[in-house]
Context: one part of a larger RNA
RNA sequence: CUCUCUCUAAGGAACUCGGCAAAAUAGCCCCAUAACUUCGGGAGAAGGGGUGCCCCCUCCCAAAAGGGGGUCACAGUGACCAGGCCCGGGCGACUGUUUACCAAAAACACAGGUCUCCGCAAAGUCGUAAGACCAUGCAUGGGGGUUGACGCCUGCCCAGUGCCGGAAGGUCAAGGAAGUUGGUGAACUGAUGACAGGGAAGCCGGCGACCGAAGCCCCGGUGAACGGCGGCAGUAACUAUAACGGUCCUAAGGUAGCGAAAUUCCUUGUCGGGUAAGUUCCGACCCGCACAAAAGGCGUAAUGAUCUAGGUACUGUCUCGAAGAGAGGCUCG
Numbered sequence: 001c002u003c004u005c006u007c008u009a010a011g012g013a014a015c016u017c018g019g020c021a022a023a024a025u026a027g028c029c030c031c032a033u034a035a036c037u038u039c040g041g042g043a044g045a046a047g048g049g050g051u052g053c054c055c056c057c058u059c060c061c062a063a064a065a066g067g068g069g070g071u072c073a074c075a076g077u078g079a080c081c082a083g084g085c086c087c088g089g090g091c092g093a094c095u096g097u098u099u100a101c102c103a104a105a106a107a108c109a110c111a112g113g114u115c116u117c118c119g120c121a122a123a124g125u126c127g128u129a130a131g132a133c134c135a136u137g138c139a140u141g142g143g144g145g146u147u148g149a150c151g152c153c154u155g156c157c158c159a160g161u162g163c164c165g166g167a168a169g170g171u172c173a174a175g176g177a178a179g180u181u182g183g184u185g186a187a188c189u190g191a192u193g194a195c196a197g198g199g200a201a202g203c204c205g206g207c208g209a210c211c212g213a214a215g216c217c218c219c220g221g222u223g224a225a226c227g228g229c230g231g232c233a234g235u236a237a238c239u240a241u242a243a244c245g246g247u248c249c250u251a252a253g254g255u256a257g258c259g260a261a262a263u264u265c266c267u268u269g270u271c272g273g274g275u276a277a278g279u280u281c282c283g284a285c286c287c288g289c290a291c292a293a294a295a296g297g298c299g300u301a302a303u304g305a306u307c308u309a310g311g312u313a314c315u316g317u318c319u320c321g322a323a324g325a326g327a328g329g330c331u332c333g
Base pairs, nucleotide, nucleotide: 001328002327003326004325005324006323008321010319011318014317019314027051028050029049030048031047036041038149052071053070054069055068056067057066058065072076084312085311086310088308089307090306091304092303096108097107112147113146114145115144116143117142118141124133125132126131150299151298152297153296155229156228157227160226161225162222163221164220165219166218169217170216171215175211176210179207180206181205182204183203184202188197189196190195230248231247232246234244257291258288269285270284271283272282273281
C1' cells in the first nucleotide's frame, strides 16, 4: 500500500450524477393509528409503553394470561436471528414474463373492451399428396387484428387506399366461330421435258365480324379499417385582445379532456410554493416549434428490487482524518 472487519471527538449529506455504501429500525404483548378508498384496503400506517430473575395471589388438568411485592445490571427479543419511516409526482391497474453471459423496465403478458372471419368435409395452419392440428370441439365455439383492470368518455372527414355490397353500361383472356387468305395438291392443258400453267377434295397455316367470366372502370356503404383533422387580412368608447363579420382552399378543418408534458425548439418560458441560494421537483398560465381521443384521451384506490422531488431518523458519504484486528503485498533469513 491492497482486501475484509472494529471503533471514532464536534458536526450530521456539507459527500456525490444520485444517501451509492454504511449506519439506523427489528422478535413478541398492550395502547393507538390519518388522508384517500373500488369499503376489501391503506395498516406492522404513523406514534407510544412493556419485556430479566425471585416470592405470593387470581384463574386453572396443564400451559398461557392477569394482579401485588421484592431484587440485579450500562444494557433483560442481554448473543444469534430480526421491517427504517413519512409526504408529493411520472409510468404501468394488479400477481406474473423477458434480453442463459452488460438492460427486469415505462417493454411483453394479463382479465376486460372492440372489430373481423368461420355453419362444420368450418375458417385458419403444416404437407406435392396421403394425412394431421384446430377438435373426439360446433358460434356461450374456434382463428386473426387491435386496445389493455375499473370510472367518465371515445368528436369531424368515405376525397385517396383497403374491405364489403351492386350489377345497367365501358374494357377484357382462353375457347368457339360466319367469313377471308396462303402452302401443298388429283384431274386437265402446253409437240418433248427433272419444265410450265392449272387448281377440286383433303391436310397444314394466317387473319377474323360475332359470342365470351372474374377483374378493372363505374355506383353505393364502411374509421375500435390504412389514414387525415387549414390560411389570410379586418373589427369593441384608453390600450390590448377579438365574441363578430369578410375572403381563399379542403374529403373534413382537432370536439371533450389534458398541456413547457417520458411530448416545448426558443427555454433555466412566466407566476406561485419549497431552499439562505433550486437548469431538477410541485401547483398554475397556454404562445401545443411538433398533445389528443382503443398506434385510445383524461382520471384512479391498491400495487412496483421502477423513475423522480422533499422530509425525519441515522450514520466516517463528507469536513478530515485518526486508531485497532486479521489476510496479502514488501524487506531480511